A computed fold for an 85-nucleotide RNA from a Bacillaceae bacterium, annotated as c-di-GMP-I riboswitch aptamer. Rfam family: c-di-GMP-I riboswitch aptamer. Rfam links the family to the GO term cyclic-di-GMP binding. It was read from a public genome assembly, where an Rfam model found it. Taxonomically the source falls in Bacillaceae (Bacteria, Bacillota, Bacilli, Caryophanales).
[in-house]
RNA sequence: UAGGGGGGAAGGUACAGCCAGAGAAAUCUGGUGUCACAAAGCUAAAGGGGCUAAGGGCGUUUGCCUAUGCCAGCCAGCUGCCAUU
Numbered sequence: 001u002a003g004g005g006g007g008g009a010a011g012g013u014a015c016a017g018c019c020a021g022a023g024a025a026a027u028c029u030g031g032u033g034u035c036a037c038a039a040a041g042c043u044a045a046a047g048g049g050g051c052u053a054a055g056g057g058c059g060u061u062u063g064c065c066u067a068u069g070c071c072a073g074c075c076a077g078c079u080g081c082c083a084u085u
Base pairs, nucleotide, nucleotide: 002085003084005082006081012037013036017032018031019030020029021028022027035073041078042077043076047075048074049071050070051069055066056065057064058063
């Protein structure tokens, strides 16, 4: 440097659900939990995709549009641990 792997070698993350809190919501934070993960590390204005719609716009109406709000455990980009060959 490259390949495959992370096994009874080391270390890591933590789905759903439940409890508490923040938020208009999406969602997030802490605890519990352990579905899974070799990048489940980082990046969300300057890749794609998805969620929400407070405010704003439209509408006669329960409605529609809109991100300046979110999602990195959707893809992508960047970086990178361990043992082994």